[in-house]
RNA sequence: GCCGCCGUGGCUUAGUGGUAUAGCGACUGAUUCGUAAUCAGUAGGUCGAGAGUUCGAAUCUCUCCGGCGGCU
Numbered sequence: 001g002c003c004g005c006c007g008u009g010g011c012u013u014a015g016u017g018g019u020a021u022a023g024c025g026a027c028u029g030a031u032u033c034g035u036a037a038u039c040a041g042u043a044g045g046u047c048g049a050g051a052g053u054u055c056g057a058a059u060c061u062c063u064c065c066g067g068c069g070g071c072u
Base pairs, nucleotide, nucleotide: 001071002070003069004068005067006066007065010024011023012022018055026042027041028040029039030038048064049063050062051061052060
């Protein structure tokens, strides 16, 4: 330099054009003499950045950034 894959709450992850999911973690409450476990609930996401297409984009297109792999 060229090609491919990946980027979504603190962590892991679902989602293939129509309300952004779940688990773990955090917090609050219940339960307990207390802790753990269990149960109920709450908060936490500008979906890597920008632009385009579309009535509508995490999703499709382009450029860029970061990570991994391959080729030279």
Molecule: transfer RNA
Organism: Methanosarcinaceae archaeon